Predicted 3D model of a 116-nucleotide RNA (SAM riboswitch aptamer (S box leader)) from Geodia barretti. It matches the Rfam family "SAM riboswitch aptamer (S box leader)". From the family's description: The SAM riboswitch is found upstream of a number of genes which code for proteins involved in methionine or cysteine biosynthesis in Gram-positive bacteria. The literature on the family includes a 1998 paper in Mol Microbiol by Grundy and Henkin, "The S box regulon: a new global transcription termination control system for methionine and cysteine biosynthesis genes in gram-positive bacteria". The model forms 97% of the base pairs in the Rfam consensus.
RNA sequence: CUCUUAUCAAGAGUGGCUGAGGGACCGGCCCUGUGAAGCCCGGCAACCUUUUCGCGUCAUGCGGCGCGUGAAUCGGUGCUAAAUCCGGAGAGCCUGAAAUGGCUCGGAGAUGAGAG
Repeated sequence: CUCUUAUCAAGAGUGGCUGAGGGACCGGCCCUGUGAAGCCCGGCAACCUUUUCGCGUCAUGCGGCGCGUGAAUCGGUGCUAAAUCCGGAGAGCCUGAAAUGGCUCGGAGAUGAGAG
């Protein structure tokens, strides 16, 4: 980098350093010297991880695997304004005279796990 798959409306600091930008991209709309981004510390969560119980399955010497379910958090990631801040190719449905508005799929993106 590409592919597969799961999740994305919950949650998380009145800390330290430092100093101008940031919210992927485009459009919008926002945040920001009452301090952006970054780094450190703290925190959240529970994807990986460990584990309880149930079911299924393969073995059948009490184990492996899968699914569901609750718990833990030393470790690997991740996250810590706003729904992934909103819309964004395209398709379908609903509303409406129209303009428009709404919903679903999808597209784009982020993160984890697995594969190449």

NCBI's taxonomy places the organism under Eukaryota, Metazoa, Porifera, Tetractinellida, Geodia. The sequence is in RNAcentral, with records from Rfam.